[in-house]
């Protein structure tokens, strides 16, 4: 950096620390009643990987599936729809639907 997949669910409590913090402009929240960050333990989830049946088949350690299959070994996450919106279509408003960006995860 590039492809691919998913993003309305879900999951917190002590400790330190001490003003800032939710990417990014705008909004709107959060936070000295201590937010953010680190530590610890603890939860989520099931991408990746294990595993265990069942089909396929170019017979390759190959592909596809199971009432959410079962288990969590690598990530990843545990305010608020990815906090909303920023561009575009539809729409009087509300609202809908794309797109971008951005995260997370595989693969290069």
């Nucleotide at each position: 950096u590039c492809u691919c997949a998913u993003c309305a669910a879900g999951a917190g409590u002590g400790g330190c620390u001490g003003a800032g913090g939710g990417a990014c402009a705008g909004g709107c929240c959060c936070g000295u009643u201590g937010a953010c960050g680190c530590c610890a333990c603890g939860g989520c989830a099931a991408c990746c990987g294990g595993u265990u049946c069942c089909g396929c088949u170019u017979u390759a350690c190959g592909c596809g599936g199971g009432a959410c299959g079962c288990c969590a070994g690598g990530u990843g996450c545990c305010a608020a729809u990815u906090c909303c919106c920023a561009c575009c279509c539809u729409g009087a408003c509300c609202g809908g639907g794309g797109a971008g960006a951005g995260a997370u995860g595989a693969g290069a």
Overview: This is a predicted structure of a 108-nucleotide RNA (SAM riboswitch aptamer (S box leader)) from a soil metagenome. The coordinates come from a structure-prediction model, not an experiment, and the mean pLDDT is 79. The RNAcentral record of the sequence draws on MGnify. It matches the Rfam family "SAM riboswitch aptamer (S box leader)". Its family is annotated with regulation of gene expression in the Gene Ontology.